Small-subunit ribosomal RNA from an uncultured bacterium, 1380 nucleotides, folded computationally.
The sequence is in RNAcentral, with records from ENA.
């Protein structure tokens, strides 16, 4: 001293939790030992047993019991002493010792005061202590009654009771004198009258009681001042009640009590009610200040089975006294008695939960005693309990093979961990044994000495010595014996908070103070290792202070978070200009009284330490008193003009009230004209009009509102005032200085005022309209349009009292930069409004910024987490609707503000794209391929699933592939390595069974022999297209070839973050340029790379052929120029001319094979979607191991009612077909392309050249051009289906291949909503190639062929990009959310 938690991040707001301390505590788990203290908090609930208050014989008479004498009739009887003790009597029993029910009070504290009072024992002083008297208990008799307890009768003592006597310094009464205070009045003294005392005992003493009196000490009683809980959803409360006079009554004032008078008192400063409490030193927390508590120790107070009431006594309304009442208990002979643990133990109830029916009077204290002494659950000891504070203990030193064993693991080791074992010590405490303190000082007794009264001696007293007295207890404490021996839990361990890993589980079990773990890789659950905490205790709980400035005196706040009354008038209250005297309330300084003790602190000491104790200090922040001072603040006096008010002169204005007047427009109403609609909407319709609407003209009613002026202009306190005139009125402002003199500022209560809509009466009603009807919209429409329409809006007179009644900013007063619009006044100094910008300074930020949310200061009024809820109850107020006022219970951990980065918006603005539009051609309809999906199925493997799945993985399922299914085998295996054992046995050929795989036999003869080759064995592994792509790498899609995405320094901001990357141009582009708190940089873009176009230079075969020569033919000589080919190079850069433009650039032009990125292609930024793949590989974990591995046959992946997606072929004349005919690339070939010849209608078949390729081969391009038919039909169109018959690939075409040739000829006449591709060599439109492949494309990849149409342009769909803007979104609009 702080932390966690609201957000994607962030500041501030605010609540919830936590981290320490501390408990009369309880509960779990665990437990060696001592010291000190503690220990019914609940039921003031009931209580059985036994103790807690007695004691005096030196006050009394009696009884008893012993002794010793005297007397004796020997029966006693008497004295005397020593005990005992019921009664009488004295003293105590009001202390001491429990409790905390009640009480909010003078109860408590704390400081005054009694001039209104009392005090037994105890000190000190003064006085006295004469003399009588009659009882009553005990006892003796009778005698009731169960008992408990009495009654009569007789006797009898005192310190027990009663006169008389004496007596003031007592009391009373009356009359003085002095004196001195505080109103009443006190003290002191004198006179006279009046009243009132006593008790003795026996040790014979200076003895002790005793009785008056005057003081002290103690204790007690009464009054006051100040303190002292909560609620106003308790506002009025009081009849002895407030006071007065007299009177009783107390000790003693006093309504304390009676009578009589008067009619007061108390209260917002919170009476009175209600609720809850015993107060206080303290204790506890706290830096204090507070808050919280009041166990134990100590003060005070109440109480004592419940109320209530008195005797006794100095003192009680009495805890272990008395009487009545009630409730319970208990004995009874039923007639009547007894009780009272909130005294120590104890018992039973109640609870979470609080101990022995112990020992002693050694000590200490206290009662009574002359004393011994007696009595004492008071004390002082011991038990019980880890309840608490404190102290020791469970060992201490070496000891590495880092032991064995447990986790743990990358398997290599690591960690438990010097820990153990093992060596060498120790001996605290615990057990035994022996020893052994202090707390004990008295008293009393004896002896000695002293003192001292006496005439002396004794007694008394004092000192000194002897003697004597311990429950606790043989107890602390010391010594000895053995001997590591007998002694360690507990809590935690994701973050706050110090400590981590493994298996189990699998939103289950649980955890958990908060925030939150848990759904298959949990340091958060349960075990384990292992670590950290603390330790005889450790952790849970409850309650408490803190943290929390989270009630804010010390120390908050209210423009938007929660919080300014809607607004002015104004009581109480609080607060107040300048100068001067005085005064001392407050307010400072000095002293003095008090603040008990204990406790906190501080020194110092006793217990070995420590806790505890003890003794001195300081402290006890308070309360009264007293002497000072005089700034400030208050009181008083008496001044002052700057505040506040008046005078006078102007002003300005929708400031109110009344009244009357006016136009313009709307509706109706009358007439005129005039015809077929009007009227309304996005479109209708309802609805009005041929019974003449709308329209337009005349005239007329009748009500509301006041258009232009008009303005961040004016006025009013707020609400709120807008046509014009008039009366009446209230308030502001300027000048002016002429008056008063502080007269002022806020304001709880209260009182006025107070949009709108609402109420009650009575009027009014033109326009507009809740309610209402109708049409429309629409799934539905009690709503948004629309035709109608009543209340109401209007007025009068009364309610209501509320609005986002807002500047969401309460009033006043002073001070604090500029500039600028505008009202009003002015001698143009400057005053007084209303905005704007904006310094300082404030602010969480946004913002406020002389009109403060700045700096100060007075005064009111409101917050204190969100919801519940401004809701319920009471209570006020309304006619009512309803207002003020104003909560719990219970839920949650956040509600909320302000800025930030993003996404988002049927939000704006710029821009881009085959996005749309403008076109071409297509899907969607038929029929076939093909994939998916459903379905089926033994099995129809599996995965992709908007776009970004769906001729996808698959560049090719007859077996194989294959993962699927059925069926048969194999089990260390169909593969890898390691170990043991055997070997000439291997592959391969055959035979035999089988469907095969295998199994057996026979032939065969590789490869090793130091066994790596074969087979068998053992286990360790092998294998797995089993799971998870939500555990991973690679690797891909898509947004997107879209211009984005970033850093470093700096700046600016509290921060989150901004800046740069923004702005203005410009581009295809964050390309450029220019301005710019930014300046630079990186990934992107552009460019470097390949192709395709032009040229050049080399090179010329297999390619070419101009000239020459030779042919059917570049065929061959030849040729190197031309195409080509394929190696390297040039070209294009806005370079150049004009315009434009500050520049970047655009625009048009020239040259050029190409002109502004030439055309294409390769290349894909940060990142997104937990996209997509564990089935390509690759891996982490799981899982299976005579199976989920492996081989093998047959089937499946090809099923087949339905949907969908992608293609082909078509529907035909821009065509079919038939004849002939021209011109391409790109690519392939030896398991392999084939010329060529023959055969077959063909598919292809036999032979075969030639070619490992610019050489041969595929290989005929094809539309195309040229002729001919056909004549718009389901056709010469289309070609599916189906029969038949064949070809080829291949171990094998049956399920389930391609081809072919005859036959057949199905749908389809150009396709609904609805969609897709494409900007030029492109769509479309024709053929060729290829890779996969033994065979199988209408998919894929490529090639070349002929070859358009359109683009006004950016409003609309979709996608994207930049900036702005809201925003309660952030998993980010597929979001959040309400309601029912």
């Nucleotide at each position: 001293a702080g932390a966690g938690u609201u957000u994607g991040a962030u500041c501030a707001u605010g609540g919830c939790u936590c981290a320490g301390g501390a408990c009369g505590a309880a509960c779990g788990c665990u437990g060696g030992c001592g010291g000190c203290g503690u220990g019914c908090c609940u039921a003031a609930c009931a209580c059985a047993u036994g103790c807690a208050a007695g004691u005096c014989g030196a006050a009394c008479g009696g009884a008893g019991u012993u002794a010793a004498g005297u007397c004796u009739u020997c029966g006693g009887a008497u004295u005397u002493a020593a005990c005992u003790u019921a009664g009488u009597g004295g003293c105590g029993a009001a202390c001491g010792g429990g409790u905390g029910a009640g009480u909010a009070a003078c109860g408590c504290g704390u400081g005054a005061g009694g001039a209104a009072c009392c005090u037994g024992c105890c000190u000190u002083u003064c006085a006295g202590u004469g003399g009588g008297g009659g009882a009553c208990a005990a006892c003796a008799g009778u005698u009731g009654g169960a008992a408990a307890c009495g009654a009569c009768u007789g006797c009898u003592a005192a310190u027990a009771c009663c006169g008389c006597a004496u007596a003031a310094c007592a009391u009373g009464u009356a009359c003085g004198g002095a004196u001195c205070g505080c109103a009443u009045g006190g003290u002191c003294u004198g006179u006279a009258c009046a009243u009132c005392a006593a008790a003795g005992c026996u040790u014979u003493a200076u003895g002790u009681g005793c009785u008056g009196a005057a003081a002290g000490a103690u204790g007690g009683c009464c009054u006051c001042g100040c303190g002292u809980c909560u609620g106003a959803u308790u506002a009025g409360c009081u009849g002895g009640u407030u006071g007065g006079u007299a009177g009783g009554g107390u000790a003693a004032c006093g309504g304390c009590c009676u009578a009589c008078c008067a009619a007061g008192g108390c209260g917002a400063c919170g009476a009175u009610c209600a609720g809850u409490a015993g107060c206080c030193g303290g204790u506890c927390u706290g830096a204090g200040a507070g808050g919280a508590u009041g166990a134990a120790c100590g003060g005070c107070c109440a109480c004592a089975u419940u109320g209530g009431g008195a005797c006794u006594g100095a003192g009680a309304u009495a805890c272990g006294g008395c009487c009545c009442a009630g409730a319970c208990u208990c004995c009874u002979a039923c007639g009547g008695g007894a009780g009272g643990c909130a005294g120590c133990a104890g018992u039973g109830g109640g609870g979470a939960a609080u101990a022995u029916u112990g020992c002693g009077c050694a000590a200490u204290g206290g009662g009574c005693g002359a004393a011994a002494g007696c009595c004492u659950g008071a004390c002082g000891c011991a038990g019980c309990g880890a309840c608490g504070c404190c102290g020791c203990g469970u060992g201490a030193g070496g000891g590495a093979u880092g032991a064995a064993g447990g986790u743990c693991u990358u398997c290599g080791g690591a960690u438990c961990g010097u820990a153990a074992a093992c060596c060498u010590c120790u001996g605290u405490c615990a057990a035994g044994a022996g020893g052994g303190a202090a707390g004990a000082a008295c008293a009393a007794g004896c002896a000695a000495c002293g003192u001292g009264c006496u005439a002396a001696u004794c007694a008394g007293c004092g000192u000194u010595g002897c003697c004597c007295u311990g429950a606790c207890g043989g107890u602390a404490c010391c010594u000895c014996u053995a001997g590591a021996g007998g002694a360690a839990g507990c809590a935690c361990c994701g973050g706050c908070u110090a400590a981590c890993u493994c298996c189990g589980u699998g939103c289950c079990a649980g955890c958990a103070g908060c925030c939150g773990c848990g759904g298959u890789a949990a340091u958060a659950c349960g075990g384990a290792g292992g670590g950290u905490g603390c330790a005889a205790g450790c952790g849970u709980u409850a309650a408490u202070c803190g943290g929390a400035a989270u009630u804010a005196c010390u120390g908050g706040g209210c423009g938007u978070a929660a919080a300014g009354c809607g607004c002015a008038u104004g009581u109480a209250g609080g607060c107040u200009g300048u100068a001067u005297g005085u005064u001392a309330a407050g307010u400072u300084g000095g002293g003095g009284g008090u603040g008990a003790a204990a406790u906190c602190c501080c020194a110092c000491g006793g217990c070995u330490c420590a806790a505890c104790c003890g003794u001195g200090g300081a402290a006890c922040u308070g309360c009264c008193c007293u002497c000072a001072a005089a700034a400030c603040u208050g009181g008083c006096a008496a001044a002052c003009u700057a505040g506040a008010g008046u005078g006078u002169g102007a002003g300005a204005g929708a400031g109110g009230a009344u009244g009357g007047c006016g136009g313009a427009a709307u509706u109706c109403c009358a007439g005129g004209u005039g015809u077929a609609g009007g009227a309304g909407u996005g479109a209708a319709a309802u609805c009005c009009g041929u019974a003449g609407a709308u329209a337009u003209c005349u005239g007329g009613a009748a009500g509301a509102a006041c258009a232009u002026c008009a303005g961040u202009g004016g006025c009013g306190a707020a609400g709120g005032c807008g046509g014009c005139c008039a009366u009446c009125u209230g308030g502001c402002u300027c000048a002016u200085a002429a008056c008063u003199g502080a007269c002022g500022c806020u304001g709880a209560g209260a009182u006025g005022c107070g949009a709108a809509a609402g109420c009650g009466u009575g009027g009014g009603u033109a326009g507009c309209a809740a309610a209402c009807a109708g049409g429309a919209u629409u799934a539905g429409a009690u709503a948004c349009c629309c035709u109608g329409g009543u209340a109401g809006u209007c007025c009068a007179c009364g309610c209501c009292g509320u609005a986002a009644a807002c500047g969401a900013u309460g009033a006043g007063u002073a001070c604090u930069a500029a500039g600028u619009g505008u009202c009003g006044g002015g001698u143009u100094a400057c005053c007084g409004g209303u905005g704007c910008u904006g310094a300082a300074g404030u602010u969480a930020a946004c913002a406020c910024a002389u009109u403060a949310a700045g700096u100060a200061c007075u005064c009111c009024g409101c917050c204190u987490g969100a919801g519940u809820a401004g809701u319920a109850c009471g209570g006020u107020c309304g006619c009512a609707a309803g207002g003020c006022u104003g909560a719990a219970a219970c839920u949650c951990a956040a509600a909320g503000g302000a800025a930030u980065u993003g996404a988002c918006g049927g939000g704006c603005a710029c821009c881009c794209g085959c996005a749309c539009a403008a076109g071409c051609g297509g899907u969607g309809g038929a029929g076939c391929a093909u994939g998916c999906u459903g379905u089926u199925u033994a099995a129809u493997u599996c995965g992709a699933c908007a776009a970004u799945a769906c001729g996808c993985g698959a560049a090719g399922a007859a077996c194989c592939u294959u993962a699927c299914c059925u069926a048969g085998g194999u089990u260390u295996g169909a593969c890898a390595u390691c170990c043991c054992c055997g070997g000439c046995a291997a592959a391969g050929u055959c035979a035999u069974g089988g469907a095969a795989a295998c199994a057996u036999g026979a032939u065969g003869g590789a490869g090793g022999u130091u066994a790596u080759c074969c087979g068998g064995g053992u286990g360790a592994c092998a294998g797995g297209u089993g799971g998870u792509g939500c555990a991973u790498g690679g690797u891909u899609g898509u947004c997107g070839u879209c211009a984005g995405c970033u850093c470093g320094u700096g700046u600016c901001g509290u921060g989150a973050g901004a800046u740069g990357u923004u702005u203005g141009g410009u581009u295809a582009a964050g390309u450029c340029c220019a301005a710019u708190a930014a300046c630079g940089a990186g990934c992107g873009c552009a460019a470097c790379c390949c192709u395709c176009u032009u040229c050049c230079u080399u090179a010329g075969u297999u390619g070419c052929u101009a000239a020459c020569a030779u042919u059917u033919a570049g065929u061959u000589g030849a040729g190197a120029a031309c195409u080509c080919u394929a190696a390297g190079g040039a070209u294009a850069c806005u370079g150049c001319c004009a315009g434009u433009g500050u520049a970047a650039g655009c625009u048009g032009g020239a040259g050029g094979a190409a002109g502004g990125u030439g055309g294409g292609g390769a290349u894909g930024a940060c990142g997104u979607c937990a996209a997509a793949u564990c089935a390509u590989c690759a891996u982490g974990c799981c899982c299976c191991u005579u199976a989920c591995a492996u081989c093998u046959a047959g089937g499946g992946c090809u099923a087949c009612a339905g949907g969908c997606g992608u293609g082909c072929u078509a529907c035909a004349a821009u065509g079919g077909c038939c004849a002939g005919u021209a011109c391409a690339a790109c690519g392939a070939g030896u398991c392999g392309c084939a010329a060529c010849a023959u055969g077959g209608u063909g598919a292809c078949a036999u032979g075969a050249a030639g070619c490992c390729a610019a050489u041969c081969u595929c290989u005929u391009a094809a539309a195309g051009c040229u002729g001919g038919u056909c004549c718009c039909a389901g056709u010469c169109c289309g070609g599916a289906u189906u029969a038949g018959a064949g070809u080829c690939u291949g171990c094998a075409a049956c399920u389930c291949g391609a081809c072919u040739c005859u036959a057949u000829g199905a749908a389809g006449u150009u396709g609904g909503a609805a969609u897709c591709g494409c900007u030029a060599g492109u769509a479309a439109u024709c053929c060729c190639g290829a890779a996969u492949c033994a065979g199988a494309a209408u998919g894929u990849c490529g090639g070349g062929g002929u070859g358009a149409a359109u683009a006004c342009g950016u409003u609309c769909c979709c996608g994207g990009g930049u900036g702005u803007u809201g925003c309660a979104c952030a998993c980010a609009c597929c979001g959040c959310c309400c309601g029912u």